[in-house]
RNA sequence: UUCUUAUCCAGAAAGACCGAGGGAAUUGACCCUAUGACGUCUUGGCAACCUGCCCGCUAACCCGGAGUAAGGUGCCACAUUCAACCUCCGCCGAAAGCGAAGGAUAGAUAAGUA
Numbered sequence: 001u002u003c004u005u006a007u008c009c010a011g012a013a014a015g016a017c018c019g020a021g022g023g024a025a026u027u028g029a030c031c032c033u034a035u036g037a038c039g040u041c042u043u044g045g046c047a048a049c050c051u052g053c054c055c056g057c058u059a060a061c062c063c064g065g066a067g068u069a070a071g072g073u074g075c076c077a078c079a080u081u082c083a084a085c086c087u088c089c090g091c092c093g094a095a096a097g098c099g100a101a102g103g104a105u106a107g108a109u110a111a112g113u114a
Base pairs, nucleotide, nucleotide: 001114003112004111005110006109007108008107013043014042015041016040017039021032022031023030026084027083028082029081044076045075046074049072050071051070052068053067054065055064056063080106085103086102087101089099090098091097
């Protein structure tokens, strides 16, 4: 990198360094940012996807845990921010507009896979 499956409404920041953009990508909106963002490092933390361990069940496995947090990842502004393409509903009889719901696409993370 390919493909498959699952999840994406919750949670968790201090210090040091750096120095101009950043919030995945395109456009628009919105937001963060010299009171130093983004990034890097250290420390701390969150979560519970995988492994381990523990508990339940069992002859054993499987399975379940609203168990643990030792190991492997991941994550720690709002936030997968919203809109865009399709369907549908309301204002509303129609157009335009505004608002709501669902889906698709895209993406993120994990586990597996070639």

About this RNA:
This is a predicted structure of a 114-nucleotide RNA (SAM riboswitch aptamer (S box leader)) from Flavobacterium subsaxonicum WB 4.1-42 = DSM 21790. Its Rfam family is "SAM riboswitch aptamer (S box leader)". Rfam links the family to the GO term regulation of gene expression. RNAcentral records the identical sequence in 2 taxa. Of the family's consensus pairs, 97% are formed in the model.